[in-house]
Context: one part of a larger RNA
RNA sequence: CGCUGGCGGCGUGCUUAACACAUGCAAGUCGCACGGAGCUUGCUCCGGCCGAGUGGCGGACGGGUGAGUGAACACGUGACCACCUGUCCCGGGGUGAGGGACGACCUGGGGAAACCCGGGCUAAUACCGCAUGAUGUCGCAUGGCCAAAGAGGGCCUUGCUUGCACUCUCGCCCUGGGAGGGGGUCGCGGCGUAUCAGCUAGUUGGUAGGGUAACGGCCUACCAAGGCUACGACGCGUAGCGGGUCUGAGAGGACGACCCGCCUCAUUGGGACUGAGAUACGGCCCAGACUCCUACGGGAGGCAGCAGUGGGGAAUAUUGCGCAAUGGACGAAAGUCUGACGCAGCGACGCCGCGUGUGGGAGGAAGCUCUUCGGGGUGUAAACCACUGUCAGGAGGGAAGAAACGCAGGCGAACGUCCGGGAUUGACGGUACCUCCAAAGGAGCGCCGGCUAACUCCGUGCCAGCAGCCGCGGUAAGACGGAGGGCGCAAGCGUUGUUC
Numbered sequence: 001c002g003c004u005g006g007c008g009g010c011g012u013g014c015u016u017a018a019c020a021c022a023u024g025c026a027a028g029u030c031g032c033a034c035g036g037a038g039c040u041u042g043c044u045c046c047g048g049c050c051g052a053g054u055g056g057c058g059g060a061c062g063g064g065u066g067a068g069u070g071a072a073c074a075c076g077u078g079a080c081c082a083c084c085u086g087u088c089c090c091g092g093g094g095u096g097a098g099g100g101a102c103g104a105c106c107u108g109g110g111g112a113a114a115c116c117c118g119g120g121c122u123a124a125u126a127c128c129g130c131a132u133g134a135u136g137u138c139g140c141a142u143g144g145c146c147a148a149a150g151a152g153g154g155c156c157u158u159g160c161u162u163g164c165a166c167u168c169u170c171g172c173c174c175u176g177g178g179a180g181g182g183g184g185u186c187g188c189g190g191c192g193u194a195u196c197a198g199c200u201a202g203u204u205g206g207u208a209g210g211g212u213a214a215c216g217g218c219c220u221a222c223c224a225a226g227g228c229u230a231c232g233a234c235g236c237g238u239a240g241c242g243g244g245u246c247u248g249a250g251a252g253g254a255c256g257a258c259c260c261g262c263c264u265c266a267u268u269g270g271g272a273c274u275g276a277g278a279u280a281c282g283g284c285c286c287a288g289a290c291u292c293c294u295a296c297g298g299g300a301g302g303c304a305g306c307a308g309u310g311g312g313g314a315a316u317a318u319u320g321c322g323c324a325a326u327g328g329a330c331g332a333a334a335g336u337c338u339g340a341c342g343c344a345g346c347g348a349c350g351c352c353g354c355g356u357g358u359g360g361g362a363g364g365a366a367g368c369u370c371u372u373c374g375g376g377g378u379g380u381a382a383a384c385c386a387c388u389g390u391c392a393g394g395a396g397g398g399a400a401g402a403a404a405c406g407c408a409g410g411c412g413a414a415c416g417u418c419c420g421g422g423a424u425u426g427a428c429g430g431u432a433c434c435u436c437c438a439a440a441g442g443a444g445c446g447c448c449g450g451c452u453a454a455c456u457c458c459g460u461g462c463c464a465g466c467a468g469c470c471g472c473g474g475u476a477a478g479a480c481g482g483a484g485g486g487c488g489c490a491a492g493c494g495u496u497g498u499u500c
Stems, first nucleotide, its partner, number of pairs: 001494003006354006012347002014312001019310003023307003028057003033054002036050001038049003064265001066263001075189007083182003088178008096130001098128002105120006136145003150170005158165003191237003198228003203225008240262004244255004267288005290301004318344001320343003326340001327338004357387004367378004391441001393437005401428001407422001409419002444489005449470003455484005465472002
């Protein structure tokens, strides 16, 4: 691609343009860090909720892609160390006393917008000094240097008695170790080309310095003249790598979809900032191309996230439901967010399972077909009789996946990470499954000359046609076309392409 098509389970689905993208969603959260607009109000007090903002943690995970790849320490495997590490775990010590700002807000102004500029007030777990300071760090040594932040709850004991000291919980700072994660170096391994034979100036090594978390020509200055190469340097082409997958008796060959590990990229190219950590996909800046808005001054954008659109193509799905489960971020928690994920939808795209009935029923209807005209075949096949009820149809019942967290109770001085009991929570879904009712509704495709399993008749007449190879067809064609019959597979069967 052609013909055909009943059901279910589990998988799987842009191999092409890393082509361009409308729209929606995909990373937020915390009021137990902070000031506070507003709401909860008839008013006051107390309390609660909370938009925007400051601040913290997370946006470096998770998800996508295979373009690139100096064929590389990118990957695999083994060894090693001169290194870093937020959160988490174990251990030691500390948490004293102060200060000045900037947002929000108020106000003035500019701009079409995006947004921006000036003045003024203010809080903090934001920022900055001072003190203390070692088991830390520098140093040969006397010695020098470096920190912090509070918030929420409780009155059981004591003192004052709003509440603080006190205590509990969560934090904060310094430091040692661990776990997990990362960085780096080296041995070995995995491709085509010699119609690429020589390549190399930061090149190879040294000294000194810089830089880095760290070693190192990584970088710089100076000195020496080295370094690689037919065991294939250098060049060119191609390519993400592995676990594995397909095939094969194996050896091997080909491949690297889904899933897992590593790498790489995020419109193209370059750059740094922040941070424990950056290829920073949904951060920033610059330049290019493209698209959009504009009041022409200037702005906005980046689906190789999930859906979806156009295009390309032989060809690949829904702009679905839910956070119920698992996992993740934040939070003390309730909880919020989560196109990760769990599910559903579409496609015979793959694998597997099931059905389209079962038993009886003639020397054997009709039809069709062959015939030597006697008969043979289709064929127990059908009709007919009896039965069953998978699937599909109708009705009723109806899950597991859910255990927790939190709340109330007990123990306990209290907090609780403690204990047992109660209750709550399901997208899928009224689904799976069970029961009942009725009832046989439901098979195709290829082939039949040899290879290769399955044969006759008619038509045609080197025509029309078949064909994987050999080859068939020119008047009896088992090879073309139809029919009857047969063979093989079966919800598929053939064909084409690709690999072995």
A computed fold for a 500-nucleotide part of an RNA from an uncultured bacterium, annotated as small-subunit ribosomal RNA, 5' domain.
It matches the Rfam family "Bacterial small subunit ribosomal RNA". Rfam links the family to the GO terms structural constituent of ribosome and ribosome.